[in-house]
The RNA shown here (Lysine riboswitch aptamer) has 164 nucleotides and comes from a bovine gut metagenome. The RNAcentral record of the sequence draws on MGnify.
RNA sequence: UGAUAGAGGUGCGGCCGCCAUAAGUAAAUCCGUACAAUGCGGGAAAAGGUACGGACGGAAAGGGACGGCUGCCGAAGCAAGGAUAAGCUGCCCGCAGCGGAACCUUGCUGGGGCGGCGCAGAAUAUGCGCUGAACUGUCACAGACUUGUGGAGCGCUAUCAUUU
Numbered sequence: 001u002g003a004u005a006g007a008g009g010u011g012c013g014g015c016c017g018c019c020a021u022a023a024g025u026a027a028a029u030c031c032g033u034a035c036a037a038u039g040c041g042g043g044a045a046a047a048g049g050u051a052c053g054g055a056c057g058g059a060a061a062g063g064g065a066c067g068g069c070u071g072c073c074g075a076a077g078c079a080a081g082g083a084u085a086a087g088c089u090g091c092c093c094g095c096a097g098c099g100g101a102a103c104c105u106u107g108c109u110g111g112g113g114c115g116g117c118g119c120a121g122a123a124u125a126u127g128c129g130c131u132g133a134a135c136u137g138u139c140a141c142a143g144a145c146u147u148g149u150g151g152a153g154c155g156c157u158a159u160c161a162u163u164u
Stems, first nucleotide, its partner, number of pairs: 001161006009073001011072007019064001029055007039095005076109007087098003110136002114132007138151005
């Protein structure tokens, strides 16, 4: 220098099953009241559309607990930029705008938990970010009978090969 194999533990992801929540919420149907459209321009319409209220009706997604299977130890997550897809802007057309998955580049974070603040979320669940004091693993230095200080995973340990 390269290759292979490993370690940190409430370790990190993915998929499936089931349960609760979401919620007596949304859609659909009926009744009543009001309105004439909007980001801009044009058009058509009272069958219809939008908003509110009532009756009836009755879900789902995302996220989560538990169980099982599975890939792994920059596992994974986040930030900025690029770059689009789906979708949205009251009916139609044209213009304009919003939106932003997958993917690429660069950078940050050793790991999990707890407290505080913030964002997302229906939520006191959960996820993410910042921060605080501890814990834990690893290496270096100092000390000594197991303590202190500091660093970061592009690290650390083991084996093999090569070079000096």